SAM riboswitch aptamer (S box leader) from an Actinomycetes bacterium, 88 nucleotides, folded computationally. It matches the Rfam family "SAM riboswitch aptamer (S box leader)". Rfam describes the family as follows. The SAM riboswitch is found upstream of a number of genes which code for proteins involved in methionine or cysteine biosynthesis in Gram-positive bacteria. The sequence was found by an Rfam model in a public genome assembly.
RNA sequence: ACUGGAUCUAGAAGGCGCGAGGGACUGGCCCUAUGACCGUCUGCCAGCCGAGCCUCACGGCCGCGGUGGCAACGCCAAGCGAUCCGGC
Numbered sequence: 001a002c003u004g005g006a007u008c009u010a011g012a013a014g015g016c017g018c019g020a021g022g023g024a025c026u027g028g029c030c031c032u033a034u035g036a037c038c039g040u041c042u043g044c045c046a047g048c049c050g051a052g053c054c055u056c057a058c059g060g061c062c063g064c065g066g067u068g069g070c071a072a073c074g075c076c077a078a079g080c081g082a083u084c085c086g087g088c
Stems, first nucleotide, its partner, number of pairs: 002087007013042005021031003026077003043070003048066003052061003074080001
């Protein structure tokens, strides 16, 4: 990359750095020098997988480990995407 399954209207900050675009793509509509995006440090949200604990079990708790996330209903529409676990 391809593929199977599940989920995507909830939730979540600040400091420093950079300096012009950014919200995947198209059209809208928004964010952005009152510094966005991105990087980094800490914090936080959540609970997909593993661990631990509880249960006869179904399940529940936990948030230790692996991810993920912290503008707007995946921002809206179309079509397409994103995340997790597995297969190959």